[in-house]
Predicted 3D model of a 377-nucleotide RNA (Bacterial RNase P class A) from an Actinomycetota bacterium. The coordinates come from a structure-prediction model, not an experiment, and the mean pLDDT is 78. The gene name in the source record is rnpB. Its Rfam family is "Bacterial RNase P class A". The family's RNA type in Rfam is ribozyme. NCBI's taxonomy places the organism under Bacteria, Bacillati, Actinomycetota. The sequence is in RNAcentral, with records from ENA.
RNA sequence: GGAGCCGGCCGGGUGGCCGCGGCACCGCGGGUACGAGGCGCGGCGUCGAGGAAAGUCCGGACUCCACAGGGCAGGACGCUGGGGAAAUCCCAGGCGGGGCAACCCGCGGAAAGUGCAACAGAGAGCAGACCGCCCGGGCACGGCUCGGGUAAGGGUGCAACGGUGAGGUAAGAGCUCACCAGCGCGCCGGGCGAUCGGCGCGGCUAGGCAAACCCCGUCCGGAGCAAGACCAAGCAGGGGGCAAGGGUGGCCCGCCCGCCUCGAAAGAGGGCCCCCGGGUAGGUCGCAGGAGGCGGACGGCAACGUCCGUCGCAGAGGGAUGGUCACCGCCGGCCGCGAGGCCGGUACAGAAUCCGGCUUACAGGCCGGCUCCGAGC
Numbered sequence: 001g002g003a004g005c006c007g008g009c010c011g012g013g014u015g016g017c018c019g020c021g022g023c024a025c026c027g028c029g030g031g032u033a034c035g036a037g038g039c040g041c042g043g044c045g046u047c048g049a050g051g052a053a054a055g056u057c058c059g060g061a062c063u064c065c066a067c068a069g070g071g072c073a074g075g076a077c078g079c080u081g082g083g084g085a086a087a088u089c090c091c092a093g094g095c096g097g098g099g100c101a102a103c104c105c106g107c108g109g110a111a112a113g114u115g116c117a118a119c120a121g122a123g124a125g126c127a128g129a130c131c132g133c134c135c136g137g138g139c140a141c142g143g144c145u146c147g148g149g150u151a152a153g154g155g156u157g158c159a160a161c162g163g164u165g166a167g168g169u170a171a172g173a174g175c176u177c178a179c180c181a182g183c184g185c186g187c188c189g190g191g192c193g194a195u196c197g198g199c200g201c202g203g204c205u206a207g208g209c210a211a212a213c214c215c216c217g218u219c220c221g222g223a224g225c226a227a228g229a230c231c232a233a234g235c236a237g238g239g240g241g242c243a244a245g246g247g248u249g250g251c252c253c254g255c256c257c258g259c260c261u262c263g264a265a266a267g268a269g270g271g272c273c274c275c276c277g278g279g280u281a282g283g284u285c286g287c288a289g290g291a292g293g294c295g296g297a298c299g300g301c302a303a304c305g306u307c308c309g310u311c312g313c314a315g316a317g318g319g320a321u322g323g324u325c326a327c328c329g330c331c332g333g334c335c336g337c338g339a340g341g342c343c344g345g346u347a348c349a350g351a352a353u354c355c356g357g358c359u360u361a362c363a364g365g366c367c368g369g370c371u372c373c374g375a376g377c
Base pairs, nucleotide, nucleotide: 001373002372003371004370005369006368007367008366009365010364012328013327014326015325016324017323018322020048021047022046023045025043026042027041028040029039050348054359055358057357058356059355060354061353062224063223064222065221074220075219076218077217078216079093080092081091082090083089094107095106096105097104098103108215109214113213114212115209116208130154131153132150133149134148135147136146137145138144139143162180163179164178165177166176167175181205183202184201185200186199187198188197189196190195228285229284230283231282237276238275239274240273241272242271245257246256247255248254259270260269261268262267292311293310294309295308296307297306298305299304329346330345331344332343333342334341335340
């Protein structure tokens, strides 16, 4: 200098003007017997999105409902140890795969059973013979053809039923033997364990897929802040009072008698108030002190834990967190010898009960550690 791997972090800044939401204080207003609270308006101060607030995939807190115990069905998860409230989470390790490496990806069982596999290929699951090789027969005989043997070589495929060598054979083959790889069993040793190393024996080979059914093990009641709790207009219902209702009728309307108010009369008009239960609109709470943030010490490889100090940090409900101007920053293009100037861009997105994770999106940039290659000293 080039190419890469991993981890952490930022993700515009300052000021002016206008505006929005929460909270505290002050003033004014209306209201009230007077005041307070609350309400309305104004002023002032202070706070006001994110690393993902997102997807709603996983786990919880919290709330309500259900519940004697057990099972079936169904679902989720799955190497080992540790962490954590829990988890499809995190850390450390083990094994397998990929990469020269830093490093990354995956994880129960396929010798319990059932099932599946495109294309190519002769043959794809207790497989198979296209070319080739060998033996035999026939013929038109440097070859062709028929029958048989074989699986070493070629060819197809992601994958073809161990590898190398020797013996053996007509040619061959775990057919036999030695070594190696893999599998199973036993013993010894290291490790808490997954598992690793070594020795011996065995048969001679056992492919893949479980995000196919399935088997084994562990766990699992349901609904979700529109959960839920409290207060509570109006209308309807029940009871009572005032002056008052009664009859008819199953009930209502209607009709009849009676009552009250106005009016000289004829006549016209007619309810009001209180209490109760549930509860709609509406309001309040839930709802911001929590598995909290930051710093330090100690323990631990780490995830994390314990202790100490310190901070107060959005809370709407048609849903605020914005707009504009100036200067600066960053990126790109053009012009200029240069100082610099001009133009364009500045992402993804956006709380709604809260928390822990995972995943996905993202202009541009910063920091740290590590690997490989090249050159120089």